[in-house]
Record summary: The RNA shown here (Bacterial RNase P class A) has 326 nucleotides and comes from Candidatus Pullichristensenella avicola.
This record gives sequence, structure tokens and C1' cells, in this order.
RNA sequence: CGCCGGGCGGCCGCAGGCGGCUUGUCCGUCUGAGGAAAGUCCGAGCUCCAUAGGGCAGGGUGCCGGUUAACUGCCGGUGGAGGCGACUCCAAGGAAAGUGCAACAGAGAUAUACCGCGUUUCCUUUGGGAAACGUAAGGGUGGAAAGGCGAGGUAAGAGCUCACCAGCGGCUUGGCGACUUGUCCGCUCUGUAAACCCCACCUGGCGCAAGAUUGAUAGGGGAGCAUAUGCGGCGGCCCGUCGCGCUCCCGGGUAAUCGCUUGAGCCCGCUGGCAACCGCGGGCCUAGAUAGAUGGCCGUCCAAGACAGAACUCGGCUUACAGACG
Repeated sequence: CGCCGGGCGGCCGCAGGCGGCUUGUCCGUCUGAGGAAAGUCCGAGCUCCAUAGGGCAGGGUGCCGGUUAACUGCCGGUGGAGGCGACUCCAAGGAAAGUGCAACAGAGAUAUACCGCGUUUCCUUUGGGAAACGUAAGGGUGGAAAGGCGAGGUAAGAGCUCACCAGCGGCUUGGCGACUUGUCCGCUCUGUAAACCCCACCUGGCGCAAGAUUGAUAGGGGAGCAUAUGCGGCGGCCCGUCGCGCUCCCGGGUAAUCGCUUGAGCCCGCUGGCAACCGCGGGCCUAGAUAGAUGGCCGUCCAAGACAGAACUCGGCUUACAGACG
């Protein structure tokens, strides 16, 4: 890191499906919580807004390629970091479009001369002191002082020159690509975008307490606004489009049925692919509750004693976990 995390049988007791009849909370039979059901962090299916669009704002992702219904997922690769190693991790575009920020120390943080080094002049009681000019190699402060190290050169120094490197740029080898191989030139304006921003790509909204149907009541009563140059719906705004009413209060009725489980489903085998995964063939049906079903006892196999219980469904991610196996 992966995988399993209970199985079989019997006696009672529950929920649903199917069948039966004497229609009864009856009889028989079949099935009956998870790898995370947790978190609600992403993505969708589905429903409605809605007849259905364009743009802006907002939001999301951020190396390349592939996969998928889609994803911030997964697989493979490139670059970087860690590790003795198998491997693991990365919020991985742009700082030369602009803005902002970088405490303290320090002379100075988009810049500088504190100490120092050199030359000249003046003063002087041996030592030394002062001024001007040149300097950024040495020392100090700091996380960082603006390419690095070594040699030559110089009054002393400096990419000033040279050799070897780093970074950026040009050409070039290999690659779909991210990148990479080699070589040449120039001597080079720190860091930060998980700060604002720029760039590329993507993006309606609310949500099963969605919604639909039936039935029933009283197709009830009142107030305010507006009435096509208006109002209302389409998350915000504009365009556009649709409709002709909109908002609030009082009162009455309903609590039933559907949605609700056959699924982007699971298992086995084969071709293709490094893989994720696609395709083909065969087999299987495995909860649908609604104050909410799985419990108790016995026997046996045994590692099974942990974490822990569905509420529309599915693909992921994250978190919790005794023990067995690899």
C1' cells in the first nucleotide's frame, strides 16, 4: 500500500416482494445495512424554474497526454523535493503588463559606502591626522546585499579579460506534448501571485423536505399596488423572450399514493491497451423503511472481538478501524 473484515445450519421474532386460500396483522417461499453506510468536500443522473438563448459580473481549474457521463477524480509521463532503498509527495501557467508587500538588524533591500583599499595635496611631537578623487574584490549586519568560483590584470579594484559552471535567449537532436541533447552569444533589474492581477480552459439556479397525481374543503373572505409608455417570470445586471396580473393577511382542507429502486449495476472469461479503461460473450437480481425493519439462543468453521446502521441513486476524495492474508 492492497484486499478481507465474517460463513454454514437449526429454533423463535421482525420488514418487503411473489404465490395461495378459509382475506386473517393467516399459510408457504425468496431476499434483507458498509468498506467506509461516516464527513457533506467535489462531480453527475433525475425533478422543477421554463418555451429557450447571447453577453457581463461572479465562481472553478492551472505541467503534458490519456481515460470517464462528468470531476479539483483515476492512469501514465515530464520537472522538482524527500528517502540507504522499494517508493512517496508537489496549490507544478505568468514577476520582462501593472500595483502591493518584505518586520528587526544594517551605510544600504528596485540600493549603497559603515569599517576598509589606492592616488594626490596639506598639517605634524616618532606614531599619525584632515581633505579631494577613485573603488565595491576583503570585513561587518541580515533569510537575502544583485550571477558563482579560480586565475590574470590593476595605483587599488571591478566580467575588465580568460577557463569552468548556473540562469535567460538563439540555433539544433529526440518526443503528439510537458520537456530534453548538443552548441553559440550576451554578463545577467532579489523574493513573493496559497497577495491583487494577467493569461488559457470550463461554468444557469434551487434541490427527493425536488416534484407529480388523486381526494377533500368553502373554485372562501379582506387589504394594498398596478393595468400595455405598465407589471410579473427566467439566482445578480443588460439584451432578448414568455405571460397578463402581482404582494400580504385571516380562515378552511389534505398528511394518502407515486417518486422508491433494473442500475453510467454486479460477477466470470476473452481481444486491445504499460495502465486507468474500452469492446465482445456468458451468467445473476442482491433493503426500500416512514417514530423508522436484521434481534435473541444453540451448534460449528474461525483471525473476525475493531470502526460502526441505508432513507433518491451513482463515480470519487477525506476521516475512523481489532485482527487475518498478500
Overview: The RNAcentral record of the sequence draws on MGnify. Its Rfam family is "Bacterial RNase P class A". Rfam links the family to the GO terms tRNA processing, ribonuclease P activity and dimeric ribonuclease P complex. Rfam classes the family as a ribozyme. The organism belongs to Candidatus Pullichristensenella, within Bacteria.